[in-house]
RNA sequence: AAAUAAUUUGUCGCAUUACGUCGUAUAAUUACGGGGAUAUGGCCCGGAAGUCUCUACCAAGCUGCCGUAAAUAGCUUGACUACGAGGUAAUGGAAUGUAAAC
Numbered sequence: 001a002a003a004u005a006a007u008u009u010g011u012c013g014c015a016u017u018a019c020g021u022c023g024u025a026u027a028a029u030u031a032c033g034g035g036g037a038u039a040u041g042g043c044c045c046g047g048a049a050g051u052c053u054c055u056a057c058c059a060a061g062c063u064g065c066c067g068u069a070a071a072u073a074g075c076u077u078g079a080c081u082a083c084g085a086g087g088u089a090a091u092g093g094a095a096u097g098u099a100a101a102c
Base pairs, nucleotide, nucleotide: 012093014092015091016090017089018088019087021085022084023083024082025081026056029049030048032046033045034044035043041066042065050057058078059077060076061075062074063073064072
C1' cells in the first nucleotide's frame, strides 16, 4: 500500500461574535528639514519614501563613540494594523429522533 472478514462511530463543507495560532506586508525601517542637550548629555517637532495595503513607524535595555564640538554607531527584547488560512468557545439557525397532548 492492496484485498477479505468482523466490530464500532458519523446531524452541519451553515451564520455571527469573541479569544488565540500561523502565514503575507515592513526591515516597528530609510533618507531629509527645523530646533535642542553636551561625557550626570546624546533629545524634541515636521513633512516624505517604503507595503499589489488601511494604519503604524515606537518603548525599554546593553555595548561603543564623541575631550565639549556637532554629530551619533551597533545590537537585544517587546507591538499595533490590513489581508488570508486553521483552532477553541458561546449564541443562533437548519436537520433528525423519541415521548405526551389535541
Notes: The RNA shown here (Purine riboswitch aptamer) has 102 nucleotides and comes from Bacillus smithii. Of the family's consensus pairs, 100% are formed in the model. The RNAcentral record of the sequence draws on Rfam and Ribocentre. Lineage of the source: Bacteria > Bacilli > Caryophanales > Bacillaceae > Bacillus. The same sequence occurs in records of 2 taxa. Its Rfam family is "Purine riboswitch aptamer". On this family, see Mandal et al., Cell 2003: "Riboswitches Control Fundamental Biochemical Pathways in Bacillus subtilis and Other Bacteria". Its Rfam clan is "Purine riboswitches". Rfam's curators write: Riboswitches are metabolite binding domains within certain messenger RNAs that serve as precision sensors for their corresponding targets. Allosteric rearrangement of mRNA structure is mediated by ligand binding, and this results in modulation of gene expression. A class of riboswitches that selectively recognises guanine and becomes saturated at concentrations as low as 5 nM. In Bacillus subtilis, this mRNA motif is located on at least five separate transcriptional units that together encode 17 genes that are mostly involved in purine transport and purine nucleotide biosynthesis. It has also been shown that some members of this family are specific for adenine instead. Hence this family are termed purine riboswitches.